Predicted 3D model of a 389-nucleotide RNA (Bacterial RNase P class A) from an Anaerolineae bacterium. Its mean pLDDT, the model's own confidence on a scale to 100, is 79. Taxonomically the source falls in Anaerolineae (Bacteria, Bacillati, Chloroflexota). It was read from a public genome assembly, where an Rfam model found it.
RNA sequence: CGAGUGGGCCGGGCGGUCGCGUGGCAGCGAUCUGCUGCCAUGAGGAAAGUCCGAACUCCACAGAGCACGGUGCUGGGUAACACCCAGGCGGGGUGACCCGCGGAAAGUGCCACAGAAAACAGGUCGCCAUCAAGCCUCGGGCUUGGUGGUAAGAGUGAAAAGGUGGUGUAAGAGACCACCAGCAGUCCAGGUGACUGGGCUGGCUAGGCAAACCCCACCGGGAGCAAGGCCAAGCAGAGGCUGAUGGCCCUUUGGGCCAUCGCGGGUUGCUCGCCCGCAGUGCCUCGGGUAGGCCGCUAGAGGCGUCGGGUAACCGACGUCCCAGAUAGAUGACCGCCCACCUGCCCAAGGGCAGGUGACAGAAUUCGGCUUACAGGCCCACUCGCCCG
Numbered sequence: 001c002g003a004g005u006g007g008g009c010c011g012g013g014c015g016g017u018c019g020c021g022u023g024g025c026a027g028c029g030a031u032c033u034g035c036u037g038c039c040a041u042g043a044g045g046a047a048a049g050u051c052c053g054a055a056c057u058c059c060a061c062a063g064a065g066c067a068c069g070g071u072g073c074u075g076g077g078u079a080a081c082a083c084c085c086a087g088g089c090g091g092g093g094u095g096a097c098c099c100g101c102g103g104a105a106a107g108u109g110c111c112a113c114a115g116a117a118a119a120c121a122g123g124u125c126g127c128c129a130u131c132a133a134g135c136c137u138c139g140g141g142c143u144u145g146g147u148g149g150u151a152a153g154a155g156u157g158a159a160a161a162g163g164u165g166g167u168g169u170a171a172g173a174g175a176c177c178a179c180c181a182g183c184a185g186u187c188c189a190g191g192u193g194a195c196u197g198g199g200c201u202g203g204c205u206a207g208g209c210a211a212a213c214c215c216c217a218c219c220g221g222g223a224g225c226a227a228g229g230c231c232a233a234g235c236a237g238a239g240g241c242u243g244a245u246g247g248c249c250c251u252u253u254g255g256g257c258c259a260u261c262g263c264g265g266g267u268u269g270c271u272c273g274c275c276c277g278c279a280g281u282g283c284c285u286c287g288g289g290u291a292g293g294c295c296g297c298u299a300g301a302g303g304c305g306u307c308g309g310g311u312a313a314c315c316g317a318c319g320u321c322c323c324a325g326a327u328a329g330a331u332g333a334c335c336g337c338c339c340a341c342c343u344g345c346c347c348a349a350g351g352g353c354a355g356g357u358g359a360c361a362g363a364a365u366u367c368g369g370c371u372u373a374c375a376g377g378c379c380c381a382c383u384c385g386c387c388c389g
Base pairs, nucleotide, nucleotide: 001385002384003383004382005381006380007379008378009377010376012338013337014336015335016334017333018332020042021041022040023039024038025037026036027035028034044360048371049370051369052368053367054366055365056224057223058222059221063272064271065270066269068220069219070218071217072216073087074086075085076084077083088101089100090099091098092097102215103214107213108212109209110208111207124154125153126150127149128148129147130146131145132144133143134142135141136140162180163179164178165177166176167175181205183202184201185200186199187198188197189196190195228295229294230293231292237286238285239284240283241282243261244260245259246258247257248256249255250254262278263277264276265275266274267273302321303320304319305318306317307316308315309314339358340357341356342355343354344353345352346351
């Protein structure tokens, strides 16, 4: 200098005029909670997608089983997680680095196209043996067809049932042997562990897919701020549920208690079980009314700084700061200067002038993540190549 890898950060600035939300103060007006003035304050790194995990709220909660859903190498972090950090193994890259992760040797199922065959292997070409026919240059050879053997070679494919070499054979083949790869069992050593290294034995070898069913381990009540509470306003009612049997008691027209069964409801998928109710101004279903205000509501697993612990994620102590709360939804518009980028022109080669552009997007209960979008720019660490000293 060029090409890259990983990470962090900013994401327009200043001033003026007009305007909007919220809070405070003052004044006016006089209760409608208005108007005016001043002061303070007012979007993001993703506020987004609403995909995970929680807080918070309400409902439910003796328990058991099934179903359903989720997670999935190991250790740690965390309130929790499908997140983060560190490590392990496998794959890719010259490298910085990136990607993936239980089980396919329990069972079922599937494997496009091509190919003869895609999983109890198969047999297209080929190779070999043999039979028949034909031909020839005839102790043999060639061609065609049949039967049988084989899987070394060819071909198809992402993948063809260990690899290389040898023995062997008609040709061949883990049929046998040596080495290598890999697998199962077992033992030893290291590591918290995933796992790694080594020894022995075994059989010669095991295809892929689990975001197909499934198996294993662990986890999981339901609904969501339109949660939920209070106030105000408004409305029209209608239908259903009046159990059964047995026993006991009382003040004996009547009522109460207990047991079993039945019906309804809850247990927010089902079953068992459990709980509640069966006339109480109760429960269920349908219908009718309202669309206003207040609380929840913004101080929090909070931000920043210093020190300490930890490889790190993160944690602890101390100090300091207060940082939007709208409700059809405020946070904006215009002008000037500057900044960054692009294009054009000029030039005295350093710049000047003119025009254009400044993204993605936008709070709605709150946090922690992930993912996605993003004009332009800055910083740090590292890798590879070339050149110079």